[in-house]
RNA sequence: UCCGGGGUGGUGUAGUCGGAUAGCACGCCUGGUUUUGGUCCAGGAAGCAGGGGUUCAAGUCCUCUCCCCGGAA
Numbered sequence: 001u002c003c004g005g006g007g008u009g010g011u012g013u014a015g016u017c018g019g020a021u022a023g024c025a026c027g028c029c030u031g032g033u034u035u036u037g038g039u040c041c042a043g044g045a046a047g048c049a050g051g052g053g054u055u056c057a058a059g060u061c062c063u064c065u066c067c068c069c070g071g072a073a
Stems, first nucleotide, its partner, number of pairs: 001072007010026004019056001028044005049065005
């Protein structure tokens, strides 16, 4: 320098041909249960790497940039 894959709550991960209120697990917070803690039950907060574009509608498509992994020279 070129090519390919990836970036989604605090962590891990799903998201189909562009259309569900962006799902699940762990963690966190509040309440219940308990002598306390844990377990269990109920509820809650928290996310699409950044800019621009296409579209009625973008996590998803296009483009530029940043970061991570692999490959070629």
Transfer RNA from a Solirubrobacterales bacterium, 73 nucleotides, folded computationally. The sequence is in RNAcentral, with records from ENA and MGnify. The same sequence occurs in records of 2 taxa. Rfam family: tRNA. Rfam describes the family as follows. Transfer RNA (tRNA) molecules are approximately 80 nucleotides in length. Gene Ontology term of the family: triplet codon-amino acid adaptor activity. Rfam classes the family as a transfer RNA. Its mean pLDDT, the model's own confidence on a scale to 100, is 81.